This is a predicted structure of a 116-nucleotide RNA (FMN riboswitch aptamer (RFN element)). It matches the Rfam family "FMN riboswitch aptamer (RFN element)". Rfam links the family to the GO term FMN binding. The coordinates come from a structure-prediction model, not an experiment, and the mean pLDDT is 81. The sequence was found by an Rfam model in a public genome assembly. Of the family's consensus pairs, 100% are formed in the model.

[in-house]
């Protein structure tokens, strides 16, 4: 000083207006919001978590969505434009409301570090 562990803490965001309705934060038109890591700075690249499934607790399956120009050595990441995506249950059909969930978790910082 580095790494193995081993602790602590953090770790997801948005319905604001008008319509119709007996009922809509769920239908219509407008608005809004975007875990983590990489990589030229990303909801839409690539990996990953998380949800749903299967298995039985470890693992496996699943797993949504972008073009078009512009600078540039580099950008599907930035800047113009213009689109387009979002688990499961409940409930008038839900990305934005309630519920599993003071859950889990990639992961980020912090501190210890007997070994090497």
């Nucleotide at each position: 000083a580095a790494u193995a562990u081993u602790c602590u803490u953090u770790g997801g965001g948005g319905c604001g207006g008008a319509g119709u309705g007996a009922a809509a934060g769920u239908c219509u038109c407008c608005a809004c919001c975007g875990g983590c890591a990489g990589u030229a700075a990303a909801g839409u690249c690539u990996g990953c978590g998380a949800a749903c499934c299967c298995u039985c607790u470890u693992g496996g399956g699943c797993c949504g969505a972008g073009c078009g120009g512009g600078u540039g050595a580099a950008a599907u990441u930035c800047c113009c434009g213009c689109a387009c995506c979002g688990a499961c249950g409940g409930u008038a059909u839900a990305g934005u409301c309630c519920g599993g969930a003071u859950g889990a978790g990639a992961a980020a910082a912090g501190a210890a570090g007997c070994a090497u």